RNAcentral holds the sequence, with entries from ENA. A computed fold for a 73-nucleotide RNA from a Patescibacteria group bacterium, annotated as transfer RNA. It matches the Rfam family "tRNA". The family's RNA type in Rfam is transfer RNA.
């Protein structure tokens, strides 16, 4: 220098272009217990890497940039 893949909650990951972006773990509160753990119920937590575009509508499609990984030279 060229090619490919990835970037979504604190972590690991879902989400057919269409209601309010969800799950597990974690975290907080309550219940349970003498207490802790387990278990049950509930809550908080998101600029979907950044900018632009297409569309009635974008996490999803297109484009540029950034970062990470792999391959080729």
């Nucleotide at each position: 220098g060229g090619g490919c893949g990835g970037c979504u909650a604190g972590c690991u990951c879902a989400a057919u272009g269409g209601u309010u972006a969800g799950a597990g773990c974690g975290u907080c509160g309550c219940g349970c217990u003498u207490a802790c753990a387990u278990c049950g119920c509930g809550g908080a937590g998101g600029u979907u890497a950044u900018g632009g575009g297409u569309u009635c509508g974008a996490g999803u499609c297109c484009u540029a940039u950034g970062c990470c990984g792999c391959c080729c030279a």

Its mean pLDDT, the model's own confidence on a scale to 100, is 81.